Model confidence (mean pLDDT): 80 of 100. A computed fold for a 73-nucleotide RNA from a candidate division Kazan bacterium, annotated as transfer RNA. Rfam family: tRNA. The sequence was found in a public genome assembly.
[in-house]
RNA sequence: GCCCCCGUAGUUGAACGGAUACAAUGCCGCGCUUCGGACGCGGAGGUUGAGGGUUCGAAUCCUUCCGGGGGCA
Numbered sequence: 001g002c003c004c005c006c007g008u009a010g011u012u013g014a015a016c017g018g019a020u021a022c023a024a025u026g027c028c029g030c031g032c033u034u035c036g037g038a039c040g041c042g043g044a045g046g047u048u049g050a051g052g053g054u055u056c057g058a059a060u061c062c063u064u065c066c067g068g069g070g071g072c073a
Base pairs, nucleotide, nucleotide: 001072002071003070004069005068006067007066010025011024012023013022018056027043028042029041030040031039049065050064051063052062053061
């Protein structure tokens, strides 16, 4: 330099182009407990890496850039 893959809550992952992006775990509160853990209930937490485009509608499709991984030279 060229090609391919990936980027979504703190973390690990879901989500045929269609309702308010969801789960587990972690965090906070309450219950339980002598206290804690475990368990149960509830809650907060996301500009879906950034910009632009297509579309009535984009996490999803196209494009440029950024970051990570891999292959070839």